Transfer RNA from Candidatus Coprenecus merdigallinarum, 74 nucleotides, folded computationally.
The coordinates come from a structure-prediction model, not an experiment, and the mean pLDDT is 81.
[in-house]
RNA sequence: CGGGAAGUGGCGCAGUUGGCUAGCGCGCUGCGUUCGGGACGCAGAGGUCGGGUGUUCGAGUCACCUCUUCCCGA
Numbered sequence: 001c002g003g004g005a006a007g008u009g010g011c012g013c014a015g016u017u018g019g020c021u022a023g024c025g026c027g028c029u030g031c032g033u034u035c036g037g038g039a040c041g042c043a044g045a046g047g048u049c050g051g052g053u054g055u056u057c058g059a060g061u062c063a064c065c066u067c068u069u070c071c072c073g074a
Stems, first nucleotide, its partner, number of pairs: 001073007010026004019057001028044005050066005
């Protein structure tokens, strides 16, 4: 330098042919249960989807630019 992959709550992931309030598991907080803890049950907080621009009535999803990490090649 060229090609490819990934980037979504604290962590690990889903969201696939654009559609209405972005979900799941773990974790965290509160309550219940217990003498207490764990486990279990119930409820809840927490993300605007790496950043930007564009297309569209509408974008996590499409296009372009850019940043970071990884792989392959030179």
It matches the Rfam family "tRNA". Rfam's curators write: Transfer RNA (tRNA) molecules are approximately 80 nucleotides in length.
The sequence is in RNAcentral, with records from ENA and MGnify.
NCBI's taxonomy places the organism under Bacteria, Bacteroidota, Bacteroidales, Rikenellaceae, Candidatus Coprenecus.
RNAcentral records the identical sequence in 16 taxa.